[in-house]
Molecule: Bacterial large signal recognition particle RNA
RNA sequence: CCGCGCUACUCGGGGAGAUAGCGGUGCCCUGUACCUGCAACCCGCUACAGCAGGGAGGAAUCCCGGCCCCCGGAGGCAGGAUGUGUCGUCUGCCCCAUAUAAGCAGCGAUGAUGGAUCGGUCCCGCGCAACCCGGCCCCGUGAACCGUGUCAGGCGGGGAACCGAGCAGCACUAAGCGGACCGCUGGGUGUGCCGCGGGGCUGCCGAUCCUGAGCCGGCUGUAUGGGUACCGGGCAUAUCCUGUCCUUCAAAGGCCGGUGCGCGG
Numbered sequence: 001c002c003g004c005g006c007u008a009c010u011c012g013g014g015g016a017g018a019u020a021g022c023g024g025u026g027c028c029c030u031g032u033a034c035c036u037g038c039a040a041c042c043c044g045c046u047a048c049a050g051c052a053g054g055g056a057g058g059a060a061u062c063c064c065g066g067c068c069c070c071c072g073g074a075g076g077c078a079g080g081a082u083g084u085g086u087c088g089u090c091u092g093c094c095c096c097a098u099a100u101a102a103g104c105a106g107c108g109a110u111g112a113u114g115g116a117u118c119g120g121u122c123c124c125g126c127g128c129a130a131c132c133c134g135g136c137c138c139c140g141u142g143a144a145c146c147g148u149g150u151c152a153g154g155c156g157g158g159g160a161a162c163c164g165a166g167c168a169g170c171a172c173u174a175a176g177c178g179g180a181c182c183g184c185u186g187g188g189u190g191u192g193c194c195g196c197g198g199g200g201c202u203g204c205c206g207a208u209c210c211u212g213a214g215c216c217g218g219c220u221g222u223a224u225g226g227g228u229a230c231c232g233g234g235c236a237u238a239u240c241c242u243g244u245c246c247u248u249c250a251a252a253g254g255c256c257g258g259u260g261c262g263c264g265g
Base pairs, nucleotide, nucleotide: 001265002264003263004262005261006260009057010056011055012030013029014028015027020046021045022044023043024042034054035053036052037051038050063258064257065256066255067254068253072249073248074247075246076245077243078242079241080240081239082238083237084236085235086234087233090232091229092231094227095226096225097224098223099222100221102220103219104218106215107214114210115209116208117207118206119205120204121203122199123198124197125196126195127194128192129191130189131188132187133186134185135184136183138179139178140177141176147172148171149170150169155164156163157162
C1' cells in the first nucleotide's frame, strides 16, 4: 500500500415553545435523509440523557473537532399603521361670553350723540261699543176625561113653562215646545287703531326744542375667560408590518485538521 472481517460511531440537523434538564410527538426553517410501534389533563430518559424491535453503512464525500459564511427563529430597540384608554396650562379645529375698534358692512348735516319737555307703552276707576248667556216683549203651536166659554145630538128633573149636568165640535188659554232676533233688562269677558278721570316711570318707543359728529358692534382681526373631546397633538397599551440596527441560537454549504482492531498478501 492492497484485500477480507470487525469495532467506536453514523444513518439528518436546527429554532421557538415546553421542561429541573435532555430527546421525541405537534408548529416553523433547512432540504432528501433506513423501517415499524408509542406519546400533550404528553411519552421516554438522566449528562454518551427518546425508548423497544429490525435493518444498513462503517474508518471516511459519509464519523469527530475547529474556523468562515449565513437560510431561518427568538429577544431588544427604532419607525409606521390600526384599535383602546387617558390628558386639556398642547388648545390647533369647533362652540359660547366679554373687551377692543384696525379693516369691511350699516345708520348719520334730510342731524349721530347727549340734555330738556310732552305723549305712548304700565296700573286703578268709570263710560261707550262688540260678543256671549239668561229673562221680558212678539209670533206660532199647545188639553180623549181630570182647563175656560159656547155647548148640536143625547141624558136627568118637572103636568107644563122651564131648569140642571154635560160628550163630540168650535173658539180661547196654562205649563210646555218651537221660532224671531228688532226692542227692553240682568250677568259675564283671552273683545276694542273708542272716550273720560286719576296715578306712575325714565326701561323702551315717538314728537318738539337745544347741542353739533359721531353711533353701532353684524363679519374679519386682536386679547381674555369658559365649554367640548369629533378631528389634530402628547402619553400609555394591544395587534400587525418594516428595519441598512443590536444581542443570541443557528440549518445547508465551504476550508483545515483528527480517529481504530484482527487476519492474509